[in-house]
RNA sequence: UACUUAUAAAGAAAGGGGAAGGGAGUCGGCCCGAUGAACCCUUGGCAACCUCCAUUGAAAGAUGGAAAGGUGCUUCGUCCGACCACGCCAUGCGUGGGUAGAUAAGUU
Numbered sequence: 001u002a003c004u005u006a007u008a009a010a011g012a013a014a015g016g017g018g019a020a021g022g023g024a025g026u027c028g029g030c031c032c033g034a035u036g037a038a039c040c041c042u043u044g045g046c047a048a049c050c051u052c053c054a055u056u057g058a059a060a061g062a063u064g065g066a067a068a069g070g071u072g073c074u075u076c077g078u079c080c081g082a083c084c085a086c087g088c089c090a091u092g093c094g095u096g097g098g099u100a101g102a103u104a105a106g107u108u
Base pairs, nucleotide, nucleotide: 002107003106004105005104006103007102013043014042015041016040017039021032022031023030026082027081028080029079044074045073046072049070050069051066052065053064054063055062056061078100083097084096085095086094087093088092
């Protein structure tokens, strides 16, 4: 870098630095931000993908538990729309899916 699989409505913030942007990218909306954005550091925390334990099983797996370690996350919220299908009180709205992105694990 690319591919595969899985996940997503929940959860968890204080301090210091910083100084104007931020919500991945494009377009259109909508929103957050000097009562301090992005980003960095410290200390906490959340979750349970990897991990460990128990039960079950031939195995794959399933169920329950733990949180030392590897990641991740710690505003709402993957903000909404874009492409497709269906429905409706129809120049829009709703539902589902797809695409793209994110994270984890594996392969390359």

The RNA shown here (SAM riboswitch aptamer (S box leader)) has 108 nucleotides and comes from Flavobacteriales bacterium UBA1986. Model confidence (mean pLDDT): 76 of 100. It was read from a public genome assembly, where an Rfam model found it. It matches the Rfam family "SAM riboswitch aptamer (S box leader)". About the family: The SAM riboswitch is found upstream of a number of genes which code for proteins involved in methionine or cysteine biosynthesis in Gram-positive bacteria.